Record summary:
This is a predicted structure of a 348-nucleotide part of an RNA (small-subunit ribosomal RNA, central domain) from an uncultured bacterium.
Context: one part of a larger RNA
RNA sequence: UUGGGUUUAAAGGGUGCGUAGGCGGACAUAUAAAGUCAGUGGUGAAAUUUUCCGGCUUAACCGGGAGGCUGCCAUUGAUACUGUAAGUCUUGAGUUCGGGUGAGGUAGGCGGAAUGUGUAAUGUAGCGGUGAAAUGGCUUAGAUAUUACACAGAACACCGAUUGCGUAGGCAGCUUACUAGACCGAUACUGACGCUGAGGCACGAAAGCGUGGGGAGCGAACAGGAUUAGAUACCCUGGUAGUCCACGCCGUAAACUAUGAUUACUCGUUGUUGGCGAUACACAGUCAGCGACCAAGCGAAAGCGAUAAGUAAUCCACCUGGGGAGUACGCUCGCAAGAGUGAAACUC
Repeated sequence: UUGGGUUUAAAGGGUGCGUAGGCGGACAUAUAAAGUCAGUGGUGAAAUUUUCCGGCUUAACCGGGAGGCUGCCAUUGAUACUGUAAGUCUUGAGUUCGGGUGAGGUAGGCGGAAUGUGUAAUGUAGCGGUGAAAUGGCUUAGAUAUUACACAGAACACCGAUUGCGUAGGCAGCUUACUAGACCGAUACUGACGCUGAGGCACGAAAGCGUGGGGAGCGAACAGGAUUAGAUACCCUGGUAGUCCACGCCGUAAACUAUGAUUACUCGUUGUUGGCGAUACACAGUCAGCGACCAAGCGAAAGCGAUAAGUAAUCCACCUGGGGAGUACGCUCGCAAGAGUGAAACUC
């Protein structure tokens, strides 16, 4: 390389948009013959290789014949398929009209509970914390507890769900504005406008970084107390960065469904969300989604099973024994942390 693979053995890119490229619906026509197929000619050196025969006593070796060299070039034909040219179509795709739907996004406003702090009042001796304690802290200058008022920041109990929305990351108090999408129904319009997508571009949890704010609670680091043989931990008392906001970086995660995208086909049962039908509390059907169980089939098994890991097709990504190693070197990106790309010696 071919082959074979990628849920869990090595292997699906974190996700989307999209360039080149690859692949691509139905119908008939034309032309030509690029791919394709057939015939003929040339070439494809010899040796080697395959096979048959022969020569050295045999073999290796040597000689002769045949085959092969699966290729390339030229030429003559075929025209089903692919391609080309022009054309038609509506099923793929998109637009339009109507409808309901959702924690989809961005910005603003508002709300209550809880927590903390402050002030005032009541009230008196402890509070707090644990398996048990202690440190530390508060407290007769009146704490803890209870009540009232005020302020601050962060998060939104119940509803809440195997729910919903979003490409993924993710999204949850209420409300307003702006905004994006999917779905269903109607079929009015366009007429293959499609699928995938190397590079590229954009988005991308948490942590981290820069500048400026903010800081209630929690809380890496750190300090102390316990536990213990020790305890750089688990438990406790404190507590800085951070967590929050604005702007700019970073670009990684068990970024997981450990399962790439798209299309078609394949026995049933059951729950549920949004439409349509019907409308009556029922009902069976249908489209799109989210779940559970299973037939066939698949699978090493666990299991998957119309949301496939089944049957097929197209395109992309990736794997090729363990360690060394996601390391070294180089390059690109980054303020840095580091990220991306990514070996070898050696060893088993």